A computed fold for a 73-nucleotide RNA from Oscillochloris sp. ZM17-4, annotated as transfer RNA. The organism belongs to Oscillochloris, within Bacteria. Its mean pLDDT, the model's own confidence on a scale to 100, is 82. Rfam family: tRNA. Rfam classes the family as a transfer RNA. Rfam links the family to the GO term triplet codon-amino acid adaptor activity. It was read from a public genome assembly.
């Protein structure tokens, strides 16, 4: 160079037009225990990579950068 997958919470990932964008793990904070671990409960934490676009309405669809991964030369 060409082609294609993938970028959503600190990490793993759900949502594929119409919630207030979720779950698990970690993370606080209680509850329980004599103390820890384990359960449990609550909490907090997101410019949905960037930019434009259709559309009443976009985390989804289109164009177009950038980043990872894979193929091919």
């Nucleotide at each position: 160079g060409c082609c294609g997958a993938c970028g959503u919470a600190g990490c793993u990932c759900a949502g594929g037009g119409g919630a207030u964008a979720g779950a698990g793990c970690a993370a606080g904070c209680g509850u329980u225990u004599c103390c820890u671990a384990a359960a449990c409960g609550c909490u907090a934490g997101g410019u949905c990579g960037g930019g434009g676009g259709u559309u009443c309405g976009a985390g989804a669809c289109c164009c177009u950068c950038c980043g990872u991964c894979g193929g091919c030369g």